[in-house]
C1' cells in the first nucleotide's frame, strides 16, 4: 500500500471486463455576481489582404531635394519712406536632412516543432587540435603617398522592376610605400614537462605583415575613434565514456566502406577530401532496414519502484514556402540578405517583373476546439550615437473567453395559527416543503451614485558643491518626466436592496414516493432495468452532493500483485521444449596468500535558475510573489581508505566429478541363423449338401463336390504359456531361440586424476503411429471401394468381400491425450509396508546396507482434488514457457519439405465471460437394494351396438362462464320448463331492484278494485293510522348530497380452501465436530419394519414436523339400564300375532368397563426380530374400515361461493320485465345405462336385511281405474306408523331363433306436478319393434367380505330428464411361482458441459 460489481442454484480459486480517485493547452450541455493572479490554434511547418515588427550615426563624408532661420536681388501690399507683412531668384551661410559613399547593427531579441533515433539532447571529461567583434587589463605606434568611386548632371532602354553608357567628385572607403615584435614562417643549439604525435622556456641567424581621422577649446589639452602584440572575460567550434522509442513477420550490413602513408582543405583535428596500399571494420550486448519522434529541466499519476507526458516558464537543438548554393562578415550558409531550381500566388503594354506572417494583430481554410488588424517606449531590456535622442508587436499595459487556481458574496438575529397551497400517508388523527415566508430589529462586504486619489521615478539633462590622477563617482537644488489610470485604495450615500444553479437519488454510491407509460417510449459505466402496481423509463413532490459553478465527451496514471525488480504463475484453470548431446552464456566445492574490478565508507568537484520542500517576508488573506535554507537520490567525475562478500592471480586439499580393478544384471540396440503353433493357399485322400455370417438376415462361397476331416507342400508374418503393482532404455520404444558386435547403469573396493561441475539460447541427432519416394515382398488383417442388411434416411456402427497399407532395405517426413497433462541438476526433511538387482550379518525366524520399482501417511504444501525422501514440501542455479474467451494454430511474410504438411505466428471483428476443483439437488436406454394390483397369475370391464350424461369442434341474436396430460371431460351443477340466468333479442328505470348518512318538503304505511299493456309499469283510488313530554318521533314518498351497484378484468397482486406426488418415509433443528467454504455429520454402514419402526455399530449426542399411537365404527365378553325393543318363565286373551298383566333372563339399544402385548412354547438371531396349519383366545401379529395427508412441488385449480389490493362502468358493464337459449348438431372423445341372452326370460308361489328419511310430509285400508293416479276413512311428528327387500327357493312354459333375447324410435290413449310441460318434464296403458349375435389396435378396475351381482334407502326438490352422486346391507368367488421387464417411488453409490433442472 482501502476496495467494490460482475461467471455458480450455492462454494473456493483462476481470469477479465467495469466503478469509485486524481489529473487536462480540453470539448460540449444547463446555469452564471465580483475580483486577483496564471493561461488561451493539441488540427492545415495550409494559403494570406492590410498595418506595423531593424535600425542609427551629419562628431566620417560628398552634398542641399524637403523644413526652419538668415543674407541676399525684385516684386507686391500696408502706409508713421524705412520699417512690417508677404511672394518669387539667388547664397548650404546656419539648425538640420531625403536619397547617397562610409561605420556598427542587422547572426540578438521574436516564432515554430516540419525534419532530426543523430555526439541531436542529458551528464561526466577532454582539445598538447581551434576561434572569439564589441568589454576589461598590459605595452608599443600612427610616417608619408596615390588612384578610384556613388551621390549629382547628362544621355539612352523599358509598361513596370530596374538597367546602361559618359563626365566630375569627397572620406574612418580602397591601394601601395615606410617603420615594428614579444607577432607570423623557416633554420639550428640549450634547458625543462609530459599520456603519443608533441608542448613550455632561454638566446641566435634570415624572411613577412599596421594605422584614421573627428568633435570641444584661444590656447595648454581633453574627449571619441584607428593599428599590432600579449593576457582576461564572454561566446562559440571539435572530440569521447555513459544514459533515454518500437518491430527479429528487419538477421546480415559495408566500397571511402575500416586502417595505413602521403598531400589538399579548415579556425582546428578528422577519409573531411584526395592518391596510392592493406582487407578490413559493424553485428543476437540486436548491426541493417522499416515505423514513430525534437531532447532536457520538468509536468501528472503512484506508498513507492514505477507508468504516462513534454503546452504556458527557463536551457540546447533544428527550422522560417519547397530543395539547393555560397557570399558578406568577428560570428550566418542567414525568418523580415543574395543566386539557382521548383510549386504556387498577383502585377503586366505578354516582352517581362513582385512575393514568402512557424514576428504582432488580422483574413480565410481545416476543425469539436483556442482571443484585439488595442495603448506606451512610463518601467525592465536591446540597437546606434560623445550626448540629446532615435528606433524597438521585445517588453510593460489594457481588451476578449468560468479556460484553471484561490478569495469574497448573493445576508444575519427573532418569529408558529407549524396558515394557504402543494406533495405524500391514512387507522381520518397527520407527515413534509418548514423558522422556510409574511413580519420586526440589524448590517451594507461585492456592486451602485459621489468626493479625494497613488505606488511603480530611479537615472539621464542643467546647476552648485565635495573627494581623487579633473573625469569619473557622490551629494543637494532645478526644470521636464506615467502608457497603465481618474485605476488601486480611502471616505462618504441610498438600499435587503442587484447577485444560485446544476447533477444525481436499483446495487456499486450519500440521497424515495406518487402519478404516466406497458419489452412501447425510453435509460445505461458494469451488473442490468422497461411486458399494468417500475424507488432504473418520463413527470411531479421531497431528498443528496457539490456549488459560480455542476454534469457530460476524449485522454494519461491509479485502483491492477492484470508484466509481477520492490511483487505473479506452468499435475487438473493460460503456462514445461517429445527425448537427448552440446556452443556461446549465467551459475559454481574446501583451505590459504594477495589484489582492489564489482561492493561499502570519508571528501573534493558537478548536478542553472525556474519548479519541489521547510522558514520568513510582501499584495487586507488566499492563490500569486520576493528572500534564505534543504532536497535536486542510488547520477557523473576526481583524491583516499576498508577488504566481509562476488570477481582476478597464485598455492594446496578431496567429499562433487572421472579413472583403475573385482562381482553379478536387463524383453537396451545392430546384423546373422535356427525353431514350432496358428492362418491362407496348392495337391492328393475320405465325404455329401450345404458352409458362413447375424439380434434376425442377406450379399459370399458351395454338385465343375464347398464347409469338415486326413496327409503332404508353399509361403509370409506374429512370437502362445513363462508374464508380474517385473526387468532395460534419454525419450519414442524394447518380448520364441542361438551367437557375433556395440552400448548401459548398479554393487564392492578405495588404487589414480584434483573441481576436471550443473544447466544450457542457437546448432546437431534421435524421434509411435499415419504418410511419400525407389526397389522388393505380400501369409493376415484391411482406410478407399463394391455389394448385403439396418434405418424415415444410413454417404455410420453390423456382416461378405477388397486396393493402398500393414513386412523387408534405402531415403524423406517430424507430429501424437509424444502423459507423471508434472523441464534438469544439488542438498535438506518424521515414518510404516513389498518388491527388483548387488554386497554384508546371523541363531535361517530375520536382519542392516546401497541402487531401483510400486503402495499408505506424519510435517509441510495445495483452491481443492491432491502431492507427501520417485514432492506438487524447505531452499539454490540454468533453460523453456503462460498473461480473457472466440476470431486461430487461422491469415501473410519468411524457413523447411517431391508432396502432404511442418515451424514461426498476428490484426479487424466480437463477448462478460471462457475456465478449474469441490459442493447440493435433478437426470441416466448407470450400478446395487427395497416396495405398490407396477408387472405376472386371475375375475369382471371398457374400445364395437342404441341410449343417457359431460366436453370439443361446428352452428347460433345467444347457445353465459370456468375445469383442459396424470391432478378437465355423470367435473362447479347435492335437481336450467319460468324462476334459477351471469347469455341474446326487445320494453321500461336512473339516488337507482336491495343498504344508508345529512339536509329541505310533503303525506301514514298500506292499498282491494277497475282500466292500459307481453308485463314491468302507468292510471284510478273505496278504504285507512301509532307513539308522544306536543318541540317531535316511527313509517312512507319527493328533491338534493354523500356513499350505491357490478357474476366487469387480473387465481402470474392475493387470503382462504382444494386436487397431484402420497398415506410415499421422509423433512429439519441445537450444540458439538470436520471443511477456506458452499456443506457435510448427525440421516452412513450391518441387520430389521410397512414405516428415519427398531436394534447394533458409531463424531457425534439430543430434539422437531411426519411413521406409530391416543379418535371413531365394526368384530368378543362383561357392568349398569329397560321403552317404541325383547319374551325364557308365571297368568290372561285370540282363528293368528308379545295381542295384554307381568318380566328385564336372552335379543338389542345406550353408557362404561375387560381384551391382543409376539405375553407364553419351540427353532433361528448378539439385538431388534423372524418362523411355527403352535398352545390359548371372538380376534394373532398395525384384526378390518375411517378420519387424520410432513419439508415442499406444480405461478396447479378457483377474483363465479366468500373475502380482498389495483384497474374499469356510473341514463349504464347497475336494475325491473316478457320471450328466447344454456336441451342447437355433419362429427370427434371421455364416463356410465341397457344388451347382445338358457348360470337366461316370462308368469305364479314363498324366504331373509340394513342404513336412512318423513305433518307444506310419508303411507295404509276400502271403492274407481288394466295402471299411472283419484274420492273418503285412518296412522305416524316415528326402536311403536310407512315398509312387500331383490338376487334365492318353489313349481311351470320358452329350447337356441335377431327368439317369449333386447328394447331404442315411432304411433294413439292417459295420469300427475306446476301460473305454464310448444321449444323442453316425469310417469302409465295399448301399439310398433331398430342397432345389437360378446366387441381391432389399445385399455381399465380388482388381493377378501374384496372382485363381481342383487336390491333398499338419502341429499337436491313443485315436478324432474337419476342410468349421475352419496350411503346401505344381500350373495359371494378366482389368483399370486415370482420381481426379468413395462410405470411410479424410497434408500445408497456412480457419471454429468443439466439448474426454468433431460419435456
Nucleotide at each position: 500500500u482501502a476496495g467494490a460489481g460482475u461467471u455458480u442454484g450455492a462454494u473456493c480459486c483462476u481470469g477479465g471486463c467495469u466503478c469509485a480517485g486524481g489529473a487536462u493547452g480540453c470539448u460540449u450541455g444547463c446555469u452564471a455576481g465580483c475580483g486577483a493572479c496564471a493561461g488561451g490554434c493539441u488540427u492545415a511547418a495550409c494559403a494570406c489582404a492590410u498595418g506595423c515588427a531593424a535600425g542609427u550615426c551629419g562628431a566620417g563624408g560628398g552634398g542641399c531635394a524637403g523644413c526652419g532661420g538668415g543674407g541676399u536681388a525684385g516684386g507686391a501690399a500696408g502706409c508713421u519712406u524705412g520699417c512690417u507683412u508677404u511672394c518669387u531668384g539667388c547664397c548650404g551661410c546656419c539648425g538640420g536632412c531625403g536619397a547617397c559613399c562610409g561605420g556598427c547593427g542587422c547572426a540578438c531579441g521574436g516564432g515554430u516543432g516540419a525534419g532530426u533515433a543523430a555526439c541531436a539532447c542529458g551528464u561526466a571529461u577532454g582539445c598538447a587540435a581551434c576561434c572569439u567583434g564589441g568589454c576589461c587589463g598590459u605595452g608599443a605606434c600612427a610616417g608619408a603617398u596615390g588612384g578610384a568611386u556613388a551621390a549629382c548632371c547628362g544621355g539612352g532602354a523599358g509598361a513596370a522592376a530596374u538597367c546602361c553608357c559618359g563626365c566630375c567628385u569627397a572620406a574612418u572607403a580602397c591601394a601601395a610605400c615606410a617603420u615594428a615584435a614579444u607577432g607570423c614562417c623557416g633554420g639550428g643549439a640549450g634547458g625543462g614537462g609530459a599520456c603519443a604525435u608533441c608542448c613550455c622556456c632561454u638566446g641566435c641567424c634570415g624572411g613577412c605583415c599596421a594605422a584614421a581621422g573627428g568633435g570641444g577649446g584661444c590656447g595648454a589639452c581633453c574627449c571619441c575613434g584607428g593599428u599590432c602584440a600579449c593576457g582576461g572575460a564572454u561566446g562559440g567550434g571539435c572530440a569521447u565514456g555513459c544514459g533515454g522509442c518500437g518491430c527479429a513477420u528487419u538477421a546480415g550490413g559495408u566500397a571511402g566502406u575500416u586502417g595505413g602513408u602521403g598531400g589538399g582543405g579548415c579556425a582546428a583535428c578528422g577519409g573531411c577530401c584526395c592518391a596510392c596500399c592493406a582487407a578490413g571494420c559493424c553485428g543476437a550486448c540486436g548491426a541493417u532496414g522499416c515505423g514513430u519522434a525534437g531532447g532536457g529541466g520538468u509536468u501528472c499519476u503512484g506508498a513507492g519502484a514505477g507508468g504516462a507526458a513534454g503546452g504556458u516558464c527557463c536551457c540546447c537543438c533544428a527550422c522560417c514556402u519547397u530543395g539547393g548554393a555560397a557570399c558578406u562578415g568577428a560570428g550566418a550558409c542567414a525568418c523580415g540578405g543574395u543566386c539557382c531550381a521548383a510549386a504556387c500566388u498577383c502585377c503586366u503594354a505578354c516582352g517581362g517583373g513582385a512575393g514568402g506572417c512557424a514576428g504582432c494583430a488580422g483574413u480565410g481554410a481545416g476543425g469539436a476546439a483556442u482571443a484585439u488588424u488595442g495603448g506606451u517606449c512610463a518601467a525592465u531590456g536591446g540597437c546606434c550615437g560623445g550626448a540629446a535622442g532615435g528606433c524597438u508587436g521585445a517588453a510593460c499595459c489594457a481588451g476578449c473567453c468560468a479556460a484553471g487556481u484561490c478569495g469574497c458574496g448573493u445576508g444575519a438575529g427573532g418569529g408558529a395559527a407549524u396558515a394557504a397551497g402543494g406533495c405524500c400517508c391514512u387507522a381520518c388523527g397527520g407527515g413534509u416543503c418548514g423558522u422556510a415566508a409574511a413580519c420586526c430589529u440589524c448590517u451594507u462586504u461585492u456592486g451602485c451614485c459621489a468626493g479625494g486619489g497613488a505606488g511603480c521615478a530611479a537615472u539621464g539633462c542643467c546647476g552648485u558643491c565635495c573627494a581623487c590622477g579633473u573625469g569619473u563617482g557622490g551629494a543637494c537644488g532645478g526644470a521636464a518626466g506615467g502608457a497603465g489610470a481618474g485605476u488601486a485604495c480611502c471616505u462618504g450615500g441610498a438600499g435587503a436592496a442587484a447577485a444560485a444553479g446544476c447533477a444525481u437519488c436499483g446495487g456499486c454510491u450519500a440521497a424515495c414516493u406518487c402519478c404516466g407509460u406497458g419489452c412501447c417510449a425510453g435509460c445505461a459505466g458494469c451488473c442490468g432495468c422497461g411486458g399494468u402496481a417500475a424507488u432504473a423509463c418520463g413527470g411531479a413532490g421531497g431528498a443528496u452532493g457539490c456549488g459560480a459553478g455542476c454534469g457530460u465527451u476524449a485522454u494519461c496514471c491509479g485502483g491492477a500483485u492484470u508484466u509481477a525488480u520492490u511483487g505473479g504463475g506452468u499435475u487438473u484453470a493460460a503456462a514445461g521444449g517429445g527425448a537427448g548431446c552440446g556452443u556461446a552464456g549465467g551459475c559454481c566445492g574446501g583451505c590459504g596468500c594477495u589484489u582492489a574490478a564489482g561492493c561499502g565508507u570519508g571528501c573534493c568537484g558537478u548536478g542553472a535558475a525556474a519548479u519541489g520542500u521547510c522558514c520568513c517576508g510582501g499584495c487586507u488573506c488566499a492563490a500569486c510573489c520576493g528572500g534564505g535554507g534543504c532536497a535536486c537520490u542510488g547520477g557523473c567525475g576526481g583524491c583516499g581508505c576498508g577488504a566481509a562478500c562476488u570477481g582476478g592471480g597464485u598455492g594446496c586439499c578431496u567429499u562433487g566429478a572421472g579413472u583403475g580393478c573385482g562381482c553379478g544384471g536387463a524383453a537396451c540396440g545392430u546384423a546373422u541363423g535356427c525353431g514350432g503353433a496358428a492362418u491362407u493357399c496348392g495337391u492328393g485322400g475320405u465325404g455329401u449338401a450345404g458352409c458362413g455370417g447375424u439380434g434376425a438376415a442377406a450379399u459370399g462361397c458351395u454338385u465343375a463336390g464347398a464347409u469338415a476331416u486326413c496327409a503332404c507342400g508353399a509361403a509370409g508374418a506374429a512370437c502362445u504359456c513363462c508374464g508380474a503393482u517385473u526387468g532395460c532404455g534419454a525419450a519414442g520404444g524394447c518380448a520364441g531361440c542361438a551367437u557375433a558386435c556395440g552400448g548401459c547403469a548398479g554393487c564392492g573396493u578405495a588404487a589414480c586424476u584434483g573441481a576436471c561441475g550443473c544447466u544450457g539460447a542457437a546448432g546437431c541427432u534421435c524421434g509411435a503411429a499415419g504418410g511419400u519416394g525407389c526397389g522388393g515382398g505380400u501369409a493376415u488383417c484391411g482406410a478407399a471401394c463394391a455389394g448385403g442388411a439396418u434405418u424415415a434416411g444410413a454417404u455410420a456402427c453390423c456382416c461378405u468381400g477388397g486396393u493402398a497399407g500393414u513386412c523387408c532395405g534405402c531415403a524423406c517426413g517430424g507430429u501424437a491425450a509424444a502423459c507423471g497433462a508434472u523441464g534438469g541438476a544439488u542438498g535438506c526433511c518424521c515414518g510404516c509396508u513389498g518388491u527388483u538387482g548387488g554386497c554384508g550379518a546371523u541363531a535361517u525366524a530375520u536382519u542392516g546396507u546401497c541402487a531401483g520399482c510400486g503402495g499408505c501417511c506424519a510435517a509441510g504444501c495445495g483452491a481443492a482434488a491432491g502431492c507427501g525422501u520417485u514432492a506438487a514440501g524447505c531452499a539454490u542455479c540454468c533453460c523453456a514457457c503462460c498473461u480473457g474467451g472466440g476470431g486461430a494454430g487461422u491469415a501473410c511474410g519468411c524457413c523447411g519439405g517431391c508432396a502432404a504438411c511442418g515451424g514461426u505466428g498476428a490484426a479487424a471483428c466480437u463477448c462478460a465471460a471462457a475456465g478449474g476443483a469441490a459442493u447440493u439437488g435433478a437426470c441416466g436406454g448407470g450400478g446395487g437394494c427395497c416396495c405398490g394390483c407396477a408387472c405376472a397369475a386371475g375375475c369382471g370391464g371398457a374400445g364395437g351396438a342404441a341410449c343417457a350424461u359431460g366436453u370439443g369442434g361446428u352452428u347460433u341474436a345467444a347457445u353465459u362462464c370456468g375445469a383442459u396430460g396424470a391432478u378437465a371431460c355423470g367435473c362447479g351443477a347435492g335437481g336450467a320448463a319460468c324462476c334459477u340466468u351471469a347469455c341474446c333479442c326487445g320494453g321500461g328505470c336512473u339516488c337507482g331492484a336491495a343498504c344508508u348518512g345529512c339536509a329541505g318538503g310533503u303525506g301514514a304505511a298500506c292499498g282491494a278494485u277497475u282500466c292500459a299493456g307481453a308485463g314491468a309499469u302507468g292510471a284510478u283510488g273505496a278504504g285507512g293510522u301509532c307513539c308522544u313530554u306536543c318541540g317531535g318521533g316511527a313509517c312512507a314518498c319527493c328533491u338534493g348530497u354523500g356513499g350505491a351497484g357490478g357474476u366487469g378484468c387480473u387465481g402470474c397482486a392475493u387470503g382462504g380452501u382444494u386436487g397431484u406426488c402420497g398415506u410415499c418415509a421422509g423433512c429439519u433443528c441445537g450444540u458439538g465436530c470436520c471443511g477456506u467454504g458452499a456443506g457435510g455429520u448427525g440421516u452412513c454402514g450391518g441387520c430389521u419394519u410397512a414405516a428415519g419402526u427398531g436394534c447394533c455399530a458409531u463424531a457425534a449426542c439430543g430434539a422437531g414436523c411426519g411413521c406409530a399411537a391416543c379418535c371413531c365404527c365394526u368384530g368378543u365378553u362383561c357392568u349398569c339400564a329397560g321403552u317404541u325393543g325383547c319374551c325364557a318363565u308365571c297368568g290372561g286373551g285370540u282363528c293368528a300375532u308379545g295381542c295384554c298383566g307381568g318380566g328385564c333372563a336372552c335379543u338389542c339399544u345406550g353408557u362404561g368397563a375387560a381384551g391382543a402385548c409376539u405375553g407364553c412354547c419351540u427353532c433361528c438371531g448378539u439385538a431388534a426380530g423372524g418362523a411355527g396349519u403352535g398352545a390359548g383366545g371372538a380376534g394373532g401379529g398395525u384384526g378390518g374400515g375411517g378420519a387424520u395427508g410432513a419439508c415442499g412441488u406444480c405461478a396447479a385449480a378457483u377474483c363465479a361461493g366468500c373475502a380482498c389490493g389495483g384497474c374499469c362502468c356510473u341514463u349504464a358493464c347497475g336494475u325491473c320485465c316478457g320471450g328466447g337459449g344454456c336441451u342447437a348438431c355433419a362429427c370427434a372423445c371421455g364416463u356410465g345405462u341397457u344388451a347382445c341372452a338358457a348360470u337366461g326370460g316370462g308368469u305364479g308361489a314363498u324366504a331373509c336385511a340394513g342404513a336412512g328419511a318423513g305433518u307444506c310430509g310419508g303411507c295404509g285400508g276400502c271403492c274407481g281405474g288394466c295402471a299411472a293416479c283419484g274420492u273418503c276413512c285412518g296412522u305416524c311428528u316415528a326402536a311403536u306408523c310407512u315398509a312387500u327387500a331383490a338376487a334365492g327357493u318353489c313349481a311351470u312354459c320358452c329350447u337356441c331363433a335377431g327368439u317369449u333375447c333386447g328394447g331404442a324410435c315411432u304411433g294413439g290413449g292417459g295420469u300427475c306436478u306446476g301460473c305454464a310441460a310448444c321449444c323442453c318434464g316425469a310417469c302409465c296403458c295399448c301399439a310398433c319393434g331398430a342397432a345389437g349375435c360378446u366387441g381391432g389396435a389399445u385399455u381399465c378396475g380388482c388381493u377378501a367380505g374384496u372382485a363381481a351381482u342383487c336390491g333398499c334407502g338419502c341429499a337436491u326438490c313443485a315436478g324432474c330428464c337419476a342410468u349421475g352422486g352419496c350411503g346401505c346391507g344381500g350373495u359371494g368367488a378366482a389368483u399370486a411361482c415370482g420381481u426379468u421387464c413395462c410405470c411410479g417411488g424410497g434408500c445408497c453409490u456412480u457419471g454429468c458441459a443439466c439448474a426454468c433442472a433431460c419435456c
Record summary:
The prediction has a mean pLDDT of 84. Small-subunit ribosomal RNA from an uncultured bacterium, 1399 nucleotides, folded computationally. The RNAcentral record of the sequence draws on Greengenes. Rfam family: Bacterial small subunit ribosomal RNA. Its family is annotated with ribosome and structural constituent of ribosome in the Gene Ontology.